Context: one part of a larger RNA
RNA sequence: GGCGUAUGGGGAAUGCCUAGGCUCUCAGAGGCGAAGAAGGACGUGAUAAGCUGCGAAAAGCUGCGGGGAUUGGCACAUACAAAUUGAUCCGCAGAUAUCCGAAUGGGGCAACCCGGCAUAUUGAAGAUAUGUCACCUAGCAAUAGGAGUAAACCCGGAGAACUGAAACAUCUAAGUACCCGGAGGAGAAGAAAACAAAAGUGAUUCCGUAAGUAGCGGCGAGCGAACGCGGAGUAGCCCAAACCUGAUAUGUUACGGCAUAUUGGGGGUUGUAGGACUGCGUCAUUGUUUGUGAACAGAAUUAGAACACGUUGGAAAGCGUGGCCAUAGACGGUGAUAGCCCGGUAUAGGUAAAGGACAUAAAACAUAGCAGUAUCCUGAGUAGUGCGGGGCACGUGAAACCCUGUAUGAAUUAGGCGGGACCAUCCGCUAAGGCUAAAUACUCCUGAGAGACCGAUAGUGAACUAGUACCGUGAGGGAAAGGUGAAAAGAACCCUGAAUAAGGGAGUGAAAUAGAACCUGAAACCAUACGCUUACAAGCGGUCGGAGCCCCCAAGUUUACUUGGGGGUGACGGCGUGCCUUUUGCAUAAUGAGCCUACGAGUUAACGUUGCUGGCAAGGUUAAGUGAUUAAGUCACGGAUCCGUAGCGAAAGCGAGUCUGAAUAGGGCGCUUUAGUCAGUAGUGUUAGACGCGAAACCGUGUGAUCUACCCAUGGGCAGGGUGAAGCUGUGGUAACACACAGUGGAGGCCCGAACCGGUUGACGUUGAAAAGUCUUCGGAUGACCUGUGGGUAGGGGUGAAAGGCCAAUCAAACUCGGAAAUAGCUCGUACUCCCCGAAAUGCAUUUAGGUGCAGCGUUGAUUUAGUUUUAUAGAGGUAGAGCUACUGAUUGGAUGCGGGGGCUUCACCGCCUACCAAUUCCUGACAAACUCCGAAUGCUAUAAAAUGAUGAUCAGCAGUGAGGGCAUGGGUGCUAAGGUCCAUGUCCGAGAGGGAAAGAACCCAGACCAUCAGCUAAGGUCCCAAAAUGUAUGUUAAGUUGAAAAAACGAGGUUGAACUGCUUAGACAGCUAGGAUGUUGGCUUGGAAGCAGCCAUUCAUUUAAAGAGUGCGUAACAGCUCACUAGUCGAGCGGUUCGGCAUGGAUAAUAAUCGGGCAUAAACAUACUACCGAAGCUAUGGAUUGUGGGGCAACUCUCGAGUUGUCCGUACAGUGGUAGGGGAGCAUUGUAGUGUCGUCGAAGGUGUACUGUGAGGUAUGCUGGAGAAGCUACAAAAGAAAAUGUAGGCAUAAGUAACGAUAAUGCGGGCGAGAAACCCGCACACCGAAAGACUAAGGUUUCCUCAGCUAUGCUAAUCAGCUGAGGGUUAGUCGGGGCCUAACGCGAACCCGAAAGGGGAAGUGGAUGGACAACAGAUUAAUAUUUCUGUACCUGCUCACAAUAAAAGUGACGGAGGCGUAUAUUUGGUGCGUACUGACGGAAUAGUACGUUGAAGCCAGUGGUAACACGGCGACAGUACACUAAGGCUACGGCCGCGGUGAUAAUCCAGAAAAGCGACUUCCAAGAAAAGCGAGUGAAGCAGCCCGUACCGUAAACCGACACAGGUAGUUGGGAUGAGAAUUCUAAGGUGCUC
Repeated sequence: GGCGUAUGGGGAAUGCCUAGGCUCUCAGAGGCGAAGAAGGACGUGAUAAGCUGCGAAAAGCUGCGGGGAUUGGCACAUACAAAUUGAUCCGCAGAUAUCCGAAUGGGGCAACCCGGCAUAUUGAAGAUAUGUCACCUAGCAAUAGGAGUAAACCCGGAGAACUGAAACAUCUAAGUACCCGGAGGAGAAGAAAACAAAAGUGAUUCCGUAAGUAGCGGCGAGCGAACGCGGAGUAGCCCAAACCUGAUAUGUUACGGCAUAUUGGGGGUUGUAGGACUGCGUCAUUGUUUGUGAACAGAAUUAGAACACGUUGGAAAGCGUGGCCAUAGACGGUGAUAGCCCGGUAUAGGUAAAGGACAUAAAACAUAGCAGUAUCCUGAGUAGUGCGGGGCACGUGAAACCCUGUAUGAAUUAGGCGGGACCAUCCGCUAAGGCUAAAUACUCCUGAGAGACCGAUAGUGAACUAGUACCGUGAGGGAAAGGUGAAAAGAACCCUGAAUAAGGGAGUGAAAUAGAACCUGAAACCAUACGCUUACAAGCGGUCGGAGCCCCCAAGUUUACUUGGGGGUGACGGCGUGCCUUUUGCAUAAUGAGCCUACGAGUUAACGUUGCUGGCAAGGUUAAGUGAUUAAGUCACGGAUCCGUAGCGAAAGCGAGUCUGAAUAGGGCGCUUUAGUCAGUAGUGUUAGACGCGAAACCGUGUGAUCUACCCAUGGGCAGGGUGAAGCUGUGGUAACACACAGUGGAGGCCCGAACCGGUUGACGUUGAAAAGUCUUCGGAUGACCUGUGGGUAGGGGUGAAAGGCCAAUCAAACUCGGAAAUAGCUCGUACUCCCCGAAAUGCAUUUAGGUGCAGCGUUGAUUUAGUUUUAUAGAGGUAGAGCUACUGAUUGGAUGCGGGGGCUUCACCGCCUACCAAUUCCUGACAAACUCCGAAUGCUAUAAAAUGAUGAUCAGCAGUGAGGGCAUGGGUGCUAAGGUCCAUGUCCGAGAGGGAAAGAACCCAGACCAUCAGCUAAGGUCCCAAAAUGUAUGUUAAGUUGAAAAAACGAGGUUGAACUGCUUAGACAGCUAGGAUGUUGGCUUGGAAGCAGCCAUUCAUUUAAAGAGUGCGUAACAGCUCACUAGUCGAGCGGUUCGGCAUGGAUAAUAAUCGGGCAUAAACAUACUACCGAAGCUAUGGAUUGUGGGGCAACUCUCGAGUUGUCCGUACAGUGGUAGGGGAGCAUUGUAGUGUCGUCGAAGGUGUACUGUGAGGUAUGCUGGAGAAGCUACAAAAGAAAAUGUAGGCAUAAGUAACGAUAAUGCGGGCGAGAAACCCGCACACCGAAAGACUAAGGUUUCCUCAGCUAUGCUAAUCAGCUGAGGGUUAGUCGGGGCCUAACGCGAACCCGAAAGGGGAAGUGGAUGGACAACAGAUUAAUAUUUCUGUACCUGCUCACAAUAAAAGUGACGGAGGCGUAUAUUUGGUGCGUACUGACGGAAUAGUACGUUGAAGCCAGUGGUAACACGGCGACAGUACACUAAGGCUACGGCCGCGGUGAUAAUCCAGAAAAGCGACUUCCAAGAAAAGCGAGUGAAGCAGCCCGUACCGUAAACCGACACAGGUAGUUGGGAUGAGAAUUCUAAGGUGCUC
């Protein structure tokens, strides 16, 4: 280290629970608001941070009613109070109700600032209190109304896109989302210029149906009525006009009137036309409002039955026994489960206000008739029409009807409109004015109740201080987090410890392993103890076998052994490359997962279709609705409708027929042969998000210019040095200019270089110090410069010296929310078991190729009767082969040589030649997928027989597949390349395990239901690894060939075999001995050529046993050595050619090698034979299961003989590999109903053990746990996880590893303390010093000071702190802001524009970054000071007095650059003076050292200056520094503070340097705010002087950057030495040593 057991930690799952949600039902209510809402800010408690309540009358006040004992909310503490003189509490009605908000006196950065008027207080100013003062509409006015807000529902205005159409444009999505206006409890619509169709209905709305019909529609996708019928609910009316009349005005008049216009009253309201008008008649009927009465109803609330004992237990409600109540057995609580313990419940009472069926008196108002028909009236820029659009289901269509932008434009009851173009007939209706309840829609809210809804990762985002914490500039986004116990009985006391940490005892309790981090308490993960095991041995970590050791039980012998059974460990051996997904194929080095726990994906609705089950059946069935009753998933009614019962036809229509047709023909479709329908349930389809997660995008409303781009307004900044333009002056020069030189001058997108701005180079950094920096170096640095504050421009938009740059760490179209669950032919994931069957990767088509449709192949059910194989017979056919003098085409060699080319012939003609090309024919050879005179095998078709035994076919439900791959054979392509590619036939893998081939998807063998320590075989093997032959016989091989994965052409006296052939005892072959000669050096050639450079040939002849005009070596050429050939010797075989076997060379690749290894001469190779081994094959034995058959039993049907269904069998036969997929049967989880049960004598859950089932699982029991739970039969599902780079939480790993954030630096002593590197004090050292010092704006918001503390924060420790807790702290007429002014810009009465929202906008109003405007010095606190105090000043207003009263000009008032002048802050030096100190032994000083030598605002009649300003005087007979002395006090022991006193303190000295400021001036071109204020009085005393800010940080540990972050952050000041300088280096004051 591993395994096991036990005990813990950690963690929060699980179980149980519910305080909170979710979805509905019934009833109520449907608003609130200028009488100030919704929503907030700030307050309010004895102590009070949060929530709740309330409002300065502040967890509350008053009255009435209820109620009757405690109370001061959540919230459990202490203190103090209230209450029977009736509190708290409940109900009703009142009071109060700060500030903001429509917000409304004006303004504004919401919760703040500033006013006017009236009244009151005081004499004024000032201040306080109360009230009042906005705008719009109507109105003469008084006055009234409106505004804003709120969940859905409703009406209107305006109106997308994704998406679907497999693309897309009409179309769809959809008049949806969103925006805007408006209303109400509902809204809208509404009393026919309507439908209909020869019959009729009679406003509107809603439900069912009609009907997915008629239609519309790139006639695609899709969209989709109406009439009619059944219901709910019902309700009808009023104006305009005609006519009459009043009033007013105007005109006119014959003054009697008349007419016109406006306005009021009467009248009148429709289609069978009505009304006016004329005549007659009328006080009827009905209704509404007001009043009265009144049952009833109604808040808090009241009464409200009935139980005891025993037993277990901590506790009884459990159990047992015996009772009781019930118009109450709903529910909840009580120490476990209660009708009778408590609250309640049934029931019965009770009453304030509002409400109120109904009844009723009176009044007011409204409401009707008959007849006549001459005249009048009956809605005009209207109806209609043209053009362009929109709405209607209806997309311009034949397009009616409705609306209208534009242009036109009627009729008048004998009129007009409609009935789907239009016309006629007929029918219906009466437009161009208006009102109208109910039935219908919805639920922010209140009450009562329900749930086969959830139970803390669920259910709302939210069970808890949740729209909270937190994030974001903002719109907006948005968590986590429940449980002690019955009761706090919440642990007195003791101990360890520095301790209020933590722990151990003790005690409480039924239990403390219920101890507050608290019920149960799983897993990951981390430990401790014990048993076995592990240090020569390699790997998916298991499985099979198994030695040894340890433990338990039993038995037996016998006191330590044996035997048997069980458990733990596991030496050693055999076999063995995870899971998922995706694939032809994965151990793959292809995907996904660190581990554990919880959550996590085919659902629901409607409509089809098929099966099964059930009801009824030629019929079946209700829908909406109504009624009754409820606990209801109830019952009844309701027959509208739908399907079926008859078809045919385009239709009229006819009908067991009909259509076509001239037809009685023929043919098509039907009948003859009838089963449906309604429910339930299962499979599947369609429409919906439709199995889950996942885009990039598109569109709509908004939010953003605190970053950044550009612009506007107003302010600020730029050390120092250099160069030396124009101009001017002088001199020279010119006729005069010009020009030259010198000086002056001070220009410039000039030069160098800090601040400042930028970002060139290199390095570092890269889980950073930093989500862009640091160091070094570099560019610009008076300009197109940089920068502060305030503002403007907004998303197809801005801005852009332009990079597609920037627009809040986001840009080729920001961000946020919504349409929205967009869409995804794509990827990933998709969860329990067993049983039966079991594919495909092919064809056709496809904007199709990784998708889909149809077919093929699978499965299930029903019906049916074929199918397959062999043999025989009969057929069709044109492949393999073969052939070509049989065609078409190609073609070798030869013969012939038509024709042509070339050459010759002087041209032409005629000819000739030709080793040129070459037709035809002949001989010869040979080729073909698109040649065939021929032509198989196999396959195919038919018939017959035999075998087989459901394998076939049809219909219906449901699929999957449509990426294939290897091998063999036949081909195409390619290179007769590919593990290539494309076909065909077969097979296997795919989806197939087992044995063999070392290892291997496919090759060989063989198809796995399970078990067995049985047997036989296949392929392949039998020396060892490693089961079986060191088998038999005959050969071969010598190469480790065999045996590298595999190998060729070619080579070779390797070896072996066969055939043919030659020589050979007449002596072969090889060796040895000897010869190998002569003409001749053949001829030629040659310098030479003699056998042997080369050429030639009668390569000849002679002598010989034999000897070439020479086979090689050799020479310059000869020579020389050889060979052929011959003889001798030897003595038996020796050669050649061809074909085989096995060997051999050829033979070269990158880490050292290997036949699988060792190795082997057989254990290699060949042939033959025998035996054995060898698999999940076959057999044997047992078992499971499926199908078929058989048998038994039961039920049902019926034609009484069968059929169907179910079930059983020691029964027979056959089967049982399996991915996608089809079918069947079950297990588990949660809940519901019924039923009988279990449980404190211990449920669920957790954790072990044993048993059991083929399995999912089940049962029993020990421990834990402490209150619920399971069985059976049905039913219903949020119903099963290992994977989705899944979601949430927890825990590992890396790892005690990296790091601890500027390398400016610490050390020592002392102190406090449990503890000191870091805290405090001191000393020394170091660092900054144009800062790392001081002041201040923004921003932050208490961080400031003091005390106490150290759990967290601080990158370590901490006694310390910007941390925690408590207490304290910010003081203004003069500082900053407001009460003053205006800029950019914002808002904005009037006015203009716009569908709406809204956009502009003179006046006005707001708005600083600018203008205007009055205080200084010293002292003081722990913490504030121009604010307090002391002293000395100034400003404004009022009171009082005097004087004067117009208006305007003017001023305010402005650029850059430059030099000059002036001047101070400040600073250097010197001298003097003051004080202190210094001297080796002593003394002195005129010696030296150090420090100091200061003094405001304001006022003034003085002096200088153009002016700014300076000087002088007063202020100051102040004050202070410094030094000495010193009462007293404090101390971190080093010191510190200090009353009082002394120096009546020492220069107001001299000489320099010098910014800023101020002043006038010069110069340049780009020509440089506005308004208020001032102008505009004097004097004395007195009074008055408001609101806000003020602490602290502020180049930073407090701001912006997620941090105590090396970054960023405007302005003022900024000493000395060096120096031109604010550079650089060092240093003062001051600050610091950067938190390991």
This is a predicted structure of a 1636-nucleotide part of an RNA (large-subunit ribosomal RNA, half A) from a Flavobacteriaceae bacterium. Rfam family: Bacterial large subunit ribosomal RNA. Gene Ontology terms of the family: ribosome and structural constituent of ribosome. Model confidence (mean pLDDT): 81 of 100. Taxonomically the source falls in Flavobacteriaceae (Bacteria, Pseudomonadati, Bacteroidota, Flavobacteriales). It was read from a public genome assembly.